[in-house]
RNA sequence: GCCCCUGUAGUUCAACGGAUAGAACGGAAGCCUUCUAAGCUUUAAAUCAAGGUUCGAUUCCUUGCGGGGGCA
Numbered sequence: 001g002c003c004c005c006u007g008u009a010g011u012u013c014a015a016c017g018g019a020u021a022g023a024a025c026g027g028a029a030g031c032c033u034u035c036u037a038a039g040c041u042u043u044a045a046a047u048c049a050a051g052g053u054u055c056g057a058u059u060c061c062u063u064g065c066g067g068g069g070g071c072a
Stems, first nucleotide, its partner, number of pairs: 001071007010025004018055001027043005048064005
């Protein structure tokens, strides 16, 4: 330099083009407990960026950026 894959809560993952973007673990608060742990309840938290297509985009297209891989 060329090609392929990939980017969603703190982490690991879901989400036919149409739901209030959801789950687990983790975080916070409360209950329980002599205390801690466990358990129960509640709660905060995310679509890499900019355009395009569409009535509607996390999803499709383009470019850029980040990550991984292959060839040279």
Transfer RNA from Candidatus Uhrbacteria bacterium RIFCSPLOWO2_02_FULL_49_11, 72 nucleotides, folded computationally. The coordinates come from a structure-prediction model, not an experiment, and the mean pLDDT is 81. The sequence is in RNAcentral, with records from ENA. The source organism's lineage runs through Bacteria, Bacteria candidate phyla and Candidatus Uhriibacteriota. It matches the Rfam family "tRNA".